[in-house]
Parts: sequence; structure tokens; C1' cells
RNA sequence: ACGCGCGCUCCGGGGUCGGUGAAACUCCGAGCCGGCGGUGAUAGUCCGCGACCCGUCCGCAGGUACUGGGACGGCUGACCCGGUGGAACUCCGGGACCGACGGUCAAAGUCCGGAUGGGAGGACGCGCGC
Repeated sequence: ACGCGCGCUCCGGGGUCGGUGAAACUCCGAGCCGGCGGUGAUAGUCCGCGACCCGUCCGCAGGUACUGGGACGGCUGACCCGGUGGAACUCCGGGACCGACGGUCAAAGUCCGGAUGGGAGGACGCGCGC
């Protein structure tokens, strides 16, 4: 240095202006935002991971139902053209596209909520292995 385990700590951005209306930060026009690891060179759109949601199992806890926890499985959005280059679906130029669930005087990527949650992952420390 690398691998595994444990501890500790950190870790998500964005509704602005105008219009319609009784009512919209939800509709319409323009604008705004982009988690984590990877990659022949920097990625919301490539390859994976995570969150939401659904299911199965558990002599783990409370318990009638069921709830919480754990393991496993399922589901899971969206890009092209040109240029440079040894190499880019990642850079430059141009034009597109996407964004869980519940709530709401009216339909939400952006407001409120589950969430002071969960979890990918990063830094540091310790131990073990090589």
C1' cells in the first nucleotide's frame, strides 16, 4: 500500500419573475437544481449502489390483528449531434430529456410531511490478515 472487521465522525441541491384563477411556490411561459462509487479525461441521462414502494423468511422485540428490527428477493426515470484528443455517451459548442410516496382551497424534482429517520458512501482511528 491492499483486503476484512470494529469504533467514531461527516454526508442533497432547487419555486424566482410574469400569466390565468375564488383559490396554484402544484397549471401555463421563461428561469432554477442534480446523492454515492466506478470509468483510457471531469457524468442527473454510461456501468453499478442508495432512498421510496412491494413481497418472502426469521425459536429478534412488543403483541389478537399487527408494529418495529434483521436477512434475502422484486420494482426502480432520462441523450443525441458536431468538435478536440492517444483516449470523452463524462470536456467544449448546440439542441433535447428525467426526477418516489402521502398531503394541499388546484395537478409539486423545488412547498409541507414520514425524516432529529433510513442508507449508498467519504475522512480518521484501532484490530486482524497478506

Background:
Predicted 3D model of a 130-nucleotide RNA (FMN riboswitch aptamer (RFN element)) from Frankia sp. QA3. Taxonomically the source falls in Frankia (Bacteria, Actinomycetota, Actinomycetes, Frankiaceae). Rfam family: FMN riboswitch aptamer (RFN element). A reference for the family is Winkler et al. (2002), "An mRNA structure that controls gene expression by binding FMN", Proc Natl Acad Sci U S A.